[in-house]
Context: one part of a larger RNA
Molecule: small-subunit ribosomal RNA, 5' domain
Organism: rhizosphere metagenome
RNA sequence: GAUUGAACGCUGGCGGCAUGGCUAAAACAUGCAAGUCGAACGCGAAAGGGGCAACCCAAGUAGAGUGGCGAAAGGGCGAGUCAUGCAUUUCUAACGUACCCCGGACUCAGGGAUAGCUCACCGAAAGGUGAAUUAAUACCUGAUGAUGCCGUUGGGCCUCGUGGCCCGAUGGCCAAAGGCUUGCUGGUCUGGGAGCGGGGAACGUCCUAUCAGGUAGUUGGUGAGGUAAUGGCUCACCAAGCCUAAGACGGGUAGCGGGUGUGAGAGCACGGCCCGCCGCAUCGGGACUGAGACACUGCCCGGACUCCUACGGGAGGCUGCAGUAACGAAUAUUCCACAAUGCGCGAAAGCGUGAUGGAGCGAUGCCGCGUGCAGGACGAAGCCCUUCGGGGUGUAAACUGCUGUCAGGGGUAAGCAAGAACGUGAGCUACCCCAGAGGAAGAGGCGACUAACUCUGUGCCAGCAGUCGCGGUAAUACAGAGGCCUCGAGCGCUAAUC
Numbered sequence: 001g002a003u004u005g006a007a008c009g010c011u012g013g014c015g016g017c018a019u020g021g022c023u024a025a026a027a028c029a030u031g032c033a034a035g036u037c038g039a040a041c042g043c044g045a046a047a048g049g050g051g052c053a054a055c056c057c058a059a060g061u062a063g064a065g066u067g068g069c070g071a072a073a074g075g076g077c078g079a080g081u082c083a084u085g086c087a088u089u090u091c092u093a094a095c096g097u098a099c100c101c102c103g104g105a106c107u108c109a110g111g112g113a114u115a116g117c118u119c120a121c122c123g124a125a126a127g128g129u130g131a132a133u134u135a136a137u138a139c140c141u142g143a144u145g146a147u148g149c150c151g152u153u154g155g156g157c158c159u160c161g162u163g164g165c166c167c168g169a170u171g172g173c174c175a176a177a178g179g180c181u182u183g184c185u186g187g188u189c190u191g192g193g194a195g196c197g198g199g200g201a202a203c204g205u206c207c208u209a210u211c212a213g214g215u216a217g218u219u220g221g222u223g224a225g226g227u228a229a230u231g232g233c234u235c236a237c238c239a240a241g242c243c244u245a246a247g248a249c250g251g252g253u254a255g256c257g258g259g260u261g262u263g264a265g266a267g268c269a270c271g272g273c274c275c276g277c278c279g280c281a282u283c284g285g286g287a288c289u290g291a292g293a294c295a296c297u298g299c300c301c302g303g304a305c306u307c308c309u310a311c312g313g314g315a316g317g318c319u320g321c322a323g324u325a326a327c328g329a330a331u332a333u334u335c336c337a338c339a340a341u342g343c344g345c346g347a348a349a350g351c352g353u354g355a356u357g358g359a360g361c362g363a364u365g366c367c368g369c370g371u372g373c374a375g376g377a378c379g380a381a382g383c384c385c386u387u388c389g390g391g392g393u394g395u396a397a398a399c400u401g402c403u404g405u406c407a408g409g410g411g412u413a414a415g416c417a418a419g420a421a422c423g424u425g426a427g428c429u430a431c432c433c434c435a436g437a438g439g440a441a442g443a444g445g446c447g448a449c450u451a452a453c454u455c456u457g458u459g460c461c462a463g464c465a466g467u468c469g470c471g472g473u474a475a476u477a478c479a480g481a482g483g484c485c486u487c488g489a490g491c492g493c494u495a496a497u498c
Base pairs, nucleotide, nucleotide: 001498002497003496004495006494008492009491010490013369014368015367016366017365018364019362020361021327027324028323030322031321032320035069036068037067040066041065043063048057049056050055076280077279078278085205086204088202089201090200091199092198095197096196097195100193101192102191103190104189105188106187107186108142109141110140111139118131119130120129121128122127148173149172150171151170152169153168154167155166156165157164158163178185179184180183206252207251208250213243214242215241218240219239220238221237222236223235224234225233255277256276257275258274259270260269261268262267282303283302284301285300286299305316306315307314308313333359335358336357337356341355342353343352344351345350372402373401374400375399382393383392384391385390406439408434409433410432411431412430415428416427442487443486444485445484446483447468448467449466453482454481455480456479457478463470464469
């Protein structure tokens, strides 16, 4: 000098765009953050209104339930992790893929349940038990079936290779679901695609030798299990290997990258916001469901903690958005809207969405604007200095004339909104008019480095200080004042990096 997710002191007018718990991955009151589909299915109210009543409308609405899809995304955080990670290149002939797109073939015949509802019962509650009954695109059985899968077998092409691909022959095995608005949508098997994912290899990836040896599933083989798939991934048996001074093993620290800061560069330091990847979800473990999880707002078990209890037993998980208390030098609203962009469901209308779009708070940062403009005295007053003559503040003020940014008041209304039309704006905003200089300047410094000087007070005291150093009676260095210098809605200071 530059920089910061900054903090602190003094000061503070407006706007735009960003940004804002770096500490306790410590604990959380309250509300919301994942639903949707009646065009899969069976049930099915009440309030209220009408009627003398039966009953009708409300309404096949609300609603709970079965079923489907979603809930593995989106959002948060960085604890752990120096490699099961990340980054670059590459391999998978060792793999998967719901929804979406393209192609081929099919969608036949049956069956038994169950939730809901009703009844009975247990429990303080959470919740549960039994009986009877009902539907489906829920579940089950059978049929059909190859270009699918598993064997046997013939031929061709290819690969470094365990092998892969194509054309046949033959034996065995496997499917489905309907709905409505009648032309749409759905279902099953199968081939291909897209996008997404799993796995492998090479190279790179902090400090420490006051860590020198480490390792028994350890290293390899055979066989088996397991997986979508390779593999000690797991197991049985066999062998005795494997890593290491190019630092194994241990200890410390740390998410990684795109990038960011600085620097002429080389480099050094960092990884907050945004994007990609990874990991985590009170701590530890486990599987279930599913195309996909070993699953933040799913399940089970154990621990700690908190809450309810009729003491028998139950409930919970903000490292989602707000918010609370705590910690700390320190970090915001328990706001508005689904109008836009996207996502989920739905044929659609639509519903949901603390994603997102916005508003609020904070000079936290960057950028822009303003706090007036012109005239105005050999020059008011006040204050300061003085050699007492005068000099400075200073065209500065007053005064005169004008302007109208911003803020304030009123009005009109385009755009963000749309691609067939209509409808749709939470919020933002444009333009026009009105009055009137009014509402808007400070901070640090002035011995040298370093731009800027005098007076008074103090008297090695009180104090200053980044370094050198000032202060002991003439202090440009302390304190006050006048003047001046530098920046300016900021200015200084502290911390940190180069």